[in-house]
RNA sequence: GUGCGUCUUCAGGGCGGGGUGGAAGUCCCCACCGGCGGUAGGCGGCGCAAGCCGCGAGCCCGCGAGCGCUCCGCAGCCACGCCGCGGAGGUCAGCAGACCCGGUCGAAUGCCGGGGCCGACGGUCACAGUCCGGAUGGAAGAAGAUGCGC
Numbered sequence: 001g002u003g004c005g006u007c008u009u010c011a012g013g014g015c016g017g018g019g020u021g022g023a024a025g026u027c028c029c030c031a032c033c034g035g036c037g038g039u040a041g042g043c044g045g046c047g048c049a050a051g052c053c054g055c056g057a058g059c060c061c062g063c064g065a066g067c068g069c070u071c072c073g074c075a076g077c078c079a080c081g082c083c084g085c086g087g088a089g090g091u092c093a094g095c096a097g098a099c100c101c102g103g104u105c106g107a108a109u110g111c112c113g114g115g116g117c118c119g120a121c122g123g124u125c126a127c128a129g130u131c132c133g134g135a136u137g138g139a140a141g142a143a144g145a146u147g148c149g150c
Base pairs, nucleotide, nucleotide: 001150002149003148004147005146006145007144008143009142010141016030017029018028019027031130032129033119034118035063036062037061038060042055043054044053045052046051058117059116066095067094068092069089070088071087072086073085074084076082077081099115100114101113102112103111121133122132123131
């Protein structure tokens, strides 16, 4: 350095102003936010150079949480069904969302300019990316420690 294992720590942001209304952080106008890995022509640093290091996409490729789905348990009802509660499964992949135009270039959905678009479920006096809740949860992964092999 690399492969496998164990452990520890960490791992999500955002409604400010106005309008309508009896009532809206939920509607309308304006505003605000962007998890993790990859890709890399941007930016910064080091170097004479070759090159190295750090950062770098919400909408390009994947992943995660959540919902759904399937299975299991418990309880109710005549019931293998339905409803409620709890648990398991990540090749079940259904919801899993959303980008164009112009410029530069050998090359750009990533750079520059402009204009767009998207955002689980349950709750609520009124429809929620921004409020409350499951969640002091879980997790993509990040950093570190350590054991064994090469």
A computed fold for a 150-nucleotide RNA from Ramlibacter cellulosilyticus, annotated as FMN riboswitch aptamer (RFN element).
The model forms 100% of the base pairs in the Rfam consensus.
The prediction has a mean pLDDT of 78.